The RNA shown here (Lysine riboswitch aptamer) has 184 nucleotides and comes from Anoxybacillus sp. B7M1. RNAcentral records the identical sequence in 2 taxa. Model confidence (mean pLDDT): 79 of 100. Rfam family: Lysine riboswitch aptamer. About the family: Riboswitches are metabolite binding domains within certain messenger RNAs that serve as precision sensors for their corresponding targets. The sequence is in RNAcentral, with records from Rfam and Ribocentre.
RNA sequence: AGAUGAGAUAGAGGUUGCAAUGGAUAAAAGUAGUUUGAAUGAGGGACAGAGGAACCGAUGACUUCAAAUGAAAGGAUUCAUUGCCGAAGUUUGCAGCGUACUCUGGCGCCGCAAGCUGGGCCUGCAUUCGAAUAGAGUCAGGACUGCCAUCGCUUAAUGGAAGCGAUGGAGCGCUAUCUACAUU
Numbered sequence: 001a002g003a004u005g006a007g008a009u010a011g012a013g014g015u016u017g018c019a020a021u022g023g024a025u026a027a028a029a030g031u032a033g034u035u036u037g038a039a040u041g042a043g044g045g046a047c048a049g050a051g052g053a054a055c056c057g058a059u060g061a062c063u064u065c066a067a068a069u070g071a072a073a074g075g076a077u078u079c080a081u082u083g084c085c086g087a088a089g090u091u092u093g094c095a096g097c098g099u100a101c102u103c104u105g106g107c108g109c110c111g112c113a114a115g116c117u118g119g120g121c122c123u124g125c126a127u128u129c130g131a132a133u134a135g136a137g138u139c140a141g142g143a144c145u146g147c148c149a150u151c152g153c154u155u156a157a158u159g160g161a162a163g164c165g166a167u168g169g170a171g172c173g174c175u176a177u178c179u180a181c182a183u184u
Base pairs, nucleotide, nucleotide: 002184003183004182005181006179007178008177009176010175011174014085017084018083019082020081021080022079023078024077025076033069034068035067036066037065038064039063043056044055047105048104049103050102051101088117089116090115091114092113093112094111096109097108098107099106118145119144121142122141123140124139126138127137128136129135147169148168149167150166151165152164153163154162
């Protein structure tokens, strides 16, 4: 001095990269709920089932019909801002909180551990969530795209760089720089 390893820093993929917050819009929906009237006539009781209780109920519970009135959440599109490149999403297990109380289950939130996915898109009368034919997740398939490796070709050569094509692979990856660390 070079190479390799280790560590640190900074970056790239995409003009639909990822996520969060706020505004607007459509839809949710003329739905839930509330009020009134009529019918019926003994139960009702918080996401579901079972149980018990407060409480309500012949001054009419529950239910049905009609009329009037009449939301919201989650999700979506778009705009702006912010943080970023395992950004983030998802599966399983454990533990906790909430859903009035107990048990079972479901749902939502958060934490830990392990696993999967490079990225977005399209398709599927597949499946789950959802009001939904929107959208999202899982699974399967398809092409596209970025990175790396190998091979071949071109450019201009001793080598390297760059471009194109093919095959394969995965982000604990890749590129660049640095290190007073280790090996050679």